[in-house]
RNA sequence: UCAAUUCUUCGGGGUGGUGUGCAAUUCACAAUCGGCAGUAUAGUCUGUGAGCCUUUUGGCUGAACUGGUGAAAUUCCAGUACCGACAGUAUAGUCUGGACGAAAGAAGAAUAUA
Numbered sequence: 001u002c003a004a005u006u007c008u009u010c011g012g013g014g015u016g017g018u019g020u021g022c023a024a025u026u027c028a029c030a031a032u033c034g035g036c037a038g039u040a041u042a043g044u045c046u047g048u049g050a051g052c053c054u055u056u057u058g059g060c061u062g063a064a065c066u067g068g069u070g071a072a073a074u075u076c077c078a079g080u081a082c083c084g085a086c087a088g089u090a091u092a093g094u095c096u097g098g099a100c101g102a103a104a105g106a107a108g109a110a111u112a113u114a
Base pairs, nucleotide, nucleotide: 001114004111005110006109007108008107009106010105015030017029018028019027031094032093033084034083035048036047037046038045043082044081051060052059053058064080065079066078067077068076086097087096088095
């Protein structure tokens, strides 16, 4: 230094305000947030986790375009859009709950091999 095994730690953000109403952080207006890996820096590309179905080396699962710069960007810059599990509750990405959970993965330590 390489690969392997074991262990430890870390590992998701966001509704202020106004209106209607018996009642809404759920509706309307307005605001606000963006897991992990890859790649020119990504919520909307590719893959993946959470979630759901199912019980199995399984399946399903949201959303972006235009222009500019550049060797290279659907990732940067400018503009205008769009999306967001389940249960509860006046209809919820943002409240409460499963969850002081789980996990993609990140960092570190030890062992032993060449």
Molecule: FMN riboswitch aptamer (RFN element)